[in-house]
Context: one part of a larger RNA
RNA sequence: GGCGCAUGGGGGAUGCCUAGGCUCUCGGAGGCGAAGAAGGACGUGACAAGCUGCGAAAAGCCGCGGCGAGGGGCAAAUACCCAUUGACCCGCGGAUGUCCGAAUGGGGCAACCCGACGGAAGCGAUUCCGUCACCGCGCAGAGCGCGGGGCGAACGCAGGGAACUGAAACAUCUUAGUACCUGCAGGAAGAGAAAGUAACAACGAUUCCCCCAGUAGCGGCGAGCGAACGGGGAAGAGCCCAAACCGGCGGUGUGGCGACGCACGUGCCGGGGUUAUAGGAGCGGAGUCAUACGAAGCGGAAGCGAGGAGAACCGUCUGGAACGGCGGGCCACAGCGGGUGAAAGCCCCUUAUCCGAAGCGGAAGUUGAGUUAUCCGCCACCUGAGUAUGCCGGAACACGAGAAAUUCCGGUUGAAUUAUCGGGGACCAUCCCGAAAGGCUAAAUACUACCGAGAGACCGAUAGCGAACGAGUACCGUGAGGGAAAGGUGAAAAGCACCUCGGACAGAGGAGUGAAAAAGACCCUGAAACCAUGCGCCUACAAGCGGUCGGAGCCACCCAGUGUGGUGACGGCGUGCCUUUUGCAUAAUGAACCUGCGAGUUGCCGUCGCCGGCGAGGCUAAGUGUCUCAGACACGGAGCCGGAGCGAAAGCGAGUCCGAAUAGGGCGCUUAGUCGGCGGGGGCAGACGCGAAACCGAGUGAUCUACGCAUGGGCAGGAUGAAGACGUGGUAACACACGUUGGAGGUCCGAACCGGUAAGCGUUGAAAAGCUUUCGGAUGACCUGUGCGUAGGAGUGAAAGGCCAAUCAAACUCGGAGAUAGCUCGUACUCCCCGAAAUGCAUUUAGGUGCAGCCUCGGGCCCAGUACCGCGGAGGUAGAGCGACCGAUAGGAUGCGAGGGCUUCGCCGCCUGUCAAGUCCUGACGAACUCCGAAUGCCGCGGCACGAUACCCGGGAGUGAGGGCAUGGGUGCUAAGGUCCAUGUCCGAGAGAGGAACAACUCAGACCACCGUCUAAGGCCCCGAAAUCCGGGCUAAGUUGAAGACAAUAACGAGGUGGGGCCGCAGUGACAGCUAGGAUGUUGGCUUGGAAGCAGCCAUUCAUUCAAAGAGUGCGUAACAGCUCACUAGUCGAGCGGCCCCGCGUGGAUAAUAAUCGGGCAUAAGUCCGGUGCCGAAGACGUGGACUCAGCCUUAAAGGCUGAUUGGUAGGGGAGCAUUCCGCCGCCGGAGAAGGUCGACCGUAAGGCCGGCUGGAGGUGGGGGAAAAGCAAAUGCAGGUAUAAGUAACGAUAAAUGGGGCGGGAAACCCCAUCGCCGUAAGACCAAGGGUUCCUGAACAACGCUAAUCGGUUCAGGGUAAGUCGGGACCUAACGCCACCCCGUCAGGGCAUGGUGGAUGGACAGCCGGUCAAUAUUCCGGCACCCGGCAUGUUGGAGACCCAGCGGGGACGGAGAAGCGAAACGCCCGCGUGCUGACGGAAUAGCACGUUCAAGCGUGAAGGCUUACACCGCGGCGGAAACGCGGUGGCUGAAGCGCGAGAGUACACGAGUCCUCCGGGACGAGUGACAGCGGCGGAGGAGCAGGCUCCCGAGAAAAUCCGCGAGGGUCGCUUGACAAUAUGUCGGCCCGUACCGUAAACCGACACAGGUGGUCGGGUAGAAUAUACCAAGGCGCUC
Repeated sequence: GGCGCAUGGGGGAUGCCUAGGCUCUCGGAGGCGAAGAAGGACGUGACAAGCUGCGAAAAGCCGCGGCGAGGGGCAAAUACCCAUUGACCCGCGGAUGUCCGAAUGGGGCAACCCGACGGAAGCGAUUCCGUCACCGCGCAGAGCGCGGGGCGAACGCAGGGAACUGAAACAUCUUAGUACCUGCAGGAAGAGAAAGUAACAACGAUUCCCCCAGUAGCGGCGAGCGAACGGGGAAGAGCCCAAACCGGCGGUGUGGCGACGCACGUGCCGGGGUUAUAGGAGCGGAGUCAUACGAAGCGGAAGCGAGGAGAACCGUCUGGAACGGCGGGCCACAGCGGGUGAAAGCCCCUUAUCCGAAGCGGAAGUUGAGUUAUCCGCCACCUGAGUAUGCCGGAACACGAGAAAUUCCGGUUGAAUUAUCGGGGACCAUCCCGAAAGGCUAAAUACUACCGAGAGACCGAUAGCGAACGAGUACCGUGAGGGAAAGGUGAAAAGCACCUCGGACAGAGGAGUGAAAAAGACCCUGAAACCAUGCGCCUACAAGCGGUCGGAGCCACCCAGUGUGGUGACGGCGUGCCUUUUGCAUAAUGAACCUGCGAGUUGCCGUCGCCGGCGAGGCUAAGUGUCUCAGACACGGAGCCGGAGCGAAAGCGAGUCCGAAUAGGGCGCUUAGUCGGCGGGGGCAGACGCGAAACCGAGUGAUCUACGCAUGGGCAGGAUGAAGACGUGGUAACACACGUUGGAGGUCCGAACCGGUAAGCGUUGAAAAGCUUUCGGAUGACCUGUGCGUAGGAGUGAAAGGCCAAUCAAACUCGGAGAUAGCUCGUACUCCCCGAAAUGCAUUUAGGUGCAGCCUCGGGCCCAGUACCGCGGAGGUAGAGCGACCGAUAGGAUGCGAGGGCUUCGCCGCCUGUCAAGUCCUGACGAACUCCGAAUGCCGCGGCACGAUACCCGGGAGUGAGGGCAUGGGUGCUAAGGUCCAUGUCCGAGAGAGGAACAACUCAGACCACCGUCUAAGGCCCCGAAAUCCGGGCUAAGUUGAAGACAAUAACGAGGUGGGGCCGCAGUGACAGCUAGGAUGUUGGCUUGGAAGCAGCCAUUCAUUCAAAGAGUGCGUAACAGCUCACUAGUCGAGCGGCCCCGCGUGGAUAAUAAUCGGGCAUAAGUCCGGUGCCGAAGACGUGGACUCAGCCUUAAAGGCUGAUUGGUAGGGGAGCAUUCCGCCGCCGGAGAAGGUCGACCGUAAGGCCGGCUGGAGGUGGGGGAAAAGCAAAUGCAGGUAUAAGUAACGAUAAAUGGGGCGGGAAACCCCAUCGCCGUAAGACCAAGGGUUCCUGAACAACGCUAAUCGGUUCAGGGUAAGUCGGGACCUAACGCCACCCCGUCAGGGCAUGGUGGAUGGACAGCCGGUCAAUAUUCCGGCACCCGGCAUGUUGGAGACCCAGCGGGGACGGAGAAGCGAAACGCCCGCGUGCUGACGGAAUAGCACGUUCAAGCGUGAAGGCUUACACCGCGGCGGAAACGCGGUGGCUGAAGCGCGAGAGUACACGAGUCCUCCGGGACGAGUGACAGCGGCGGAGGAGCAGGCUCCCGAGAAAAUCCGCGAGGGUCGCUUGACAAUAUGUCGGCCCGUACCGUAAACCGACACAGGUGGUCGGGUAGAAUAUACCAAGGCGCUC
């Protein structure tokens, strides 16, 4: 380390539970709000953080009623209170009710700030109370009254109005008048009392339900949309104006002096009047006084309502407890339910039933404002006008412009008047129906945020609402918005006194409580992953999808046996699961592991099947009634389906249509349906689950960033030296030159600042963009702060498609929405039967789909099928052939003809290594040639075998990527593991054996079991089962041991070897070897420098001598020479040589893990031929068993016998198991349910049963029913836990070391000493932002990247003090809001005068010192100042103040230069005080520290201004002035000077306290005295200065303030307003103020190497804020 057993930890599944949800039913209520809502903020308790309650009268106050003993909420404890004089609690009514919010006096960043008027209190500051918004309407008028505003779940009406989507694309269309936005209302809303619907019959407002009907229709006549009439029901209700006419009042005209008349298409009011068989008015006539309805008031029933009454049980046993068991009773108009220590009618609360206050509620009744009706005739007065209608453009009607009526809107036209008008689906006529252009109207209908009472074959903590719990919380986001996790001790806290260990209030062990502590608060049960510990067996030469089969040994147990269990040396075999694929161990997908959750559902419609009811019929729907009321029963026949069809229809009808037809044919007839339940599949709905990229709507965002607007700020230092000016020279005058001055510039160098060139680093970072070095700009188109503006097809953009909050070729959020996804993935228990396809046709089709094919199930048919045999057929393939066609074709012969050559003036002619027709000879080709022509297949008939086949109808599919091999072809290269067809086969979907291994090659088709038998392919030396078998050859190469598509071999070569055939030579001596010869013409000729056998060329390569010898086979020479060969002789002595064929070998030979034939190896164990055995599979057989099917036999189920079947993916069919819940019939349980856990039991399986332990309260059998009904995978979801791994890392490499202290513990805390780092900062001060982080004490679980005694951590307590600082009570900028007005949209709205907000700007009065642990310009001390009130004094005094108004002023750019000129601070010197030396020297020395001081008041030089003014002087002349210059005054004005100034600091002394390593060190109340107003630097940089000069881009506003002030108001003019001044006195509101603030406290998820505006910023060197080193001060960056 493995397996097993046991015991724990971890974790929180499972079971049980429910306080909470979900979905409904019945009833109620259907609103709240200016009398201040909804919703909040802040308060409120003795102590009080949260929730709840409440509101400064604050967990409450008052009254009435109820209850009756205890109360002071959740929520314990302490303290203290209340209560029979009735508390607490409950009901009802009342009081109080801060601030915000419609929010309403004004403002505003909601919960804050600031007012006006009146009143009250107070000396007063001030406080309290009340009122004060806007809009509409009315009255009527500076007003009064009434109403509105906002909120709220759905329902309603109206105004606007998408897109995704569907149409397999898309535009009309659809989605859909949906989503959404907007306005408004009610308890409902809307509609509604016919200018209706109909059709020769009629009905009689509207609404809603069931039918009609998926009909008529509409419709790219596509997708799809879809009525009405009429019928059955619910409910039921009808009315009022305008006008005619009459009258009144007013108006106008007119007459009149007037009173008062007259007239009038005039206004208002009253009467009258309201419709179609017209009605009404008027006129005439007749007639009536009754009936009905009814507002408001009175009235108060039922009901509701806090509550009250409300029957009946004991004993015993077990037990911790009785509600259980047993025994015996009782009640019941009550046996619903809950609780009580287990399971309760009789213990408690309830329950049936009865009673009930206030209050709510309003029925009957009563009174009765008021309203209301006749008939006849005449007459023709009235009866809704910019209306109806038409036309144009749209919309709604089911109806898309259509033949398109009807309704509505915009535009434009524009009637009629009862002898009229509208309608009846174009239009016209007849007929019928109705009366528009005014209005109101219950009920039946819709909905449920809320209240009460209930219910559930709903959930039970990953479920059910997001939320059972302090949840719309924590947390995330700028915001709109998003949005969790988290339940359980016990009956009762009896919640562990006490002891021990420990630093410990951590934790642990005892003890104790309890039935149980293995219920101890992390608490019921307590599974799995995961992590441990003990024991048994095994394991250190061994190799693996880890199992399975065999199995030695060891261990344990018992019922002791052929027992059972654990382990497993060794051996055989063996490449996971899922998905997707032709095909996956694949190195193709998915999964770390475990647990839980996780996907074909539901409704409606039609279809098929099964079951059931009735049956030529079947069924009711809405609704209604009754009852024991979500149910049942009954009623309900509207209507639907069926019963008759055919036809386009008229129509006819068991027929009918076509047709001339009595023909023929098509469709029908010879009867079965219908309703319900369940199941299969379909359609419409999200429709099996998860998943887009996108589209549209409404909103939220410019704290990032882009651009703009307003107002502020910043830029060390150095350099260059434009224009201009001045001077000199120069010119007629200019020009021009030089010098000086001057100080320009998108100028130069370079810090801050802004940027980001290059490289490196970083890349699970320090950082979701940085660091280091380097680099660009750095007075400008510069950078930056604050405030503000622009918004999504929009903005902004020096333009990149850049930026618009870490998101941009269209942001983000929510919604339409479950968009759509012909795509990918996933899709969950078992067994049994059958079992495919990857083809054809079509397809904007090709990975999709439709039909067909193939599968399955049910029914029908009943051999129709298949195989073989026989017979008969059609045919044009293989082959073959081509003097048989078409076409092609090689050689030869002949050669028409042509070309070329010769010749030639030309013709003729001649020649031919050219082409070539035709013919002949020989040979041979063709898918689209055929004179021919099989095999096989196909069709038919007959026979035989099988009979499960075929065929038809109906339900359900899947498949429509195929692949290998063999054969026949096409294509390709007679390439491919290529591709396309065909036939077959296998894989696919097929296991087993062989092939080393290996889908498709060989053998063979797996129901299960067997330590039985026989075989197939293939094998038999070992690995390895079986022959080292037999006989005969071959091979010598380890050839080989590979049969093969992958995985191979050839051309060619060779005295390899065996066999066969043919030929030649040979005792007249072959072949090989050896010896000798191998000559002559001649160096053949030519060529050549040379060529002599041997460079090359030529050739009847000739001839001669010979035994033989080439005008030469090679080597060789420059050429010769030389050496050889052919050939000959001799020697030797028996076979030798050549060619062809066959077998086996050989070279050629060459690849990737290892030398690999699979290995070892083998001379047979290779190879060929022959033979005999054996092995060998899931094949066959044997034995036993199971399923299915068929037949037969018994049958009550069922069983038996016989035979056969039983591989299987997609898929079809069948039968079951398990889970949760429900009804019925039963049963179990504290003597122990469920769940958990272990076990050696049962079943073919899903599963079931039993027992032990655990557990501690529920469970379940049978037979039915209903489903949130079964998980391994979806890069699934949630939680838990592993692995990597004790690994990487621990966040700037500025650095630590020693000693001491506290402490249980110290590298990090505290102290001391030394060291190091920063020092234009890493120091100090502000602003933003943050929000207690500040200080003190205590603490160390967690937080801190380690430890921690420490901390920005935890707990508790404390801390922020203002007339003058900042903000408000002042002002205005950009810009925001906005009365009136104006504009506009469908609405919401927009704009903006006036107004009101709004600092980043203007205005505005405090300094120094001291002080707490923590604040100070705030407290304290001293000295000041501002505003206001009062008192007193003095002075001036006739005007003054306030409000409008007018004016001045406030008041402004950039750059540059010069003058004057501080302070802080530093250095030096002097002085004051103190200290100092080991060895030596020095004391006239050295060192340290100090040597200081504000605002304010007064004075005030330089400079500036002076077109505001005065005076003086001056100007070529010139009078007063005007104009200019200078001066003085005047105005302004930093400095300086005086006062302030007493103090205070250093320093000395120092009571006393503390620490100590005894050397010393720290703190310190108090007391006391004293020293420069030196020089230099700072620095000529603050300031003067809103100055001056120059330049062009020409550089806020308003108020405070000053002046004037005709006008309005008030006061005053000697009783003197008012002002100035002095003194005294009083008053001065609200908010901020701690702390961090270049950072560990802000923005970056962090104690993050990043980012963050302004001010100060010492010394030495230096131009400098560069750089280097230092000071003060701060740090060493938390391992």